[in-house]
Molecule: SAM riboswitch aptamer (S box leader)
Organism: Euzebyella marina
RNA sequence: UAGUUAUCAAGAAAGGUGGAGGGAAUAGACCCUUUGAUACCUUAGCAACCCUUUGCCAAAAUAGGUAGAGAAGGUGCUACGUUCUAACCUAAAAUUAUUUUGGGGCAGAUAACGC
Numbered sequence: 001u002a003g004u005u006a007u008c009a010a011g012a013a014a015g016g017u018g019g020a021g022g023g024a025a026u027a028g029a030c031c032c033u034u035u036g037a038u039a040c041c042u043u044a045g046c047a048a049c050c051c052u053u054u055g056c057c058a059a060a061a062u063a064g065g066u067a068g069a070g071a072a073g074g075u076g077c078u079a080c081g082u083u084c085u086a087a088c089c090u091a092a093a094a095u096u097a098u099u100u101u102g103g104g105g106c107a108g109a110u111a112a113c114g115c
Base pairs, nucleotide, nucleotide: 003113004112005111006110007109008108013043014042015041016040017039021032022031023030026086027085028084044078045077046076048075049074050073051070052069053068054067055066056065057064083107088104089103090102091101092100093099094098
């Protein structure tokens, strides 16, 4: 690296560097961008996971489940829009051959474990 599990409709900004594309891959008739995007740095913030802590359940113990609080530490994130839309499967509704909604799969991102 591969892999496993969980989450992805909430939350959270300013400055500096820099100068052209960016939105994972494929495609888009969609969106952002010289009124400076993507990216990098600094400070601040958010609270997804690890973490600290409280109650309850469970409990021989280690450990586990669930509902909160916190932010010293480790990652992450601070985006206009659900992971922008579509792609594959499936159910329902509407209607008149398409549309809408829900569920699932594949893939992606993040965390923990593992290696």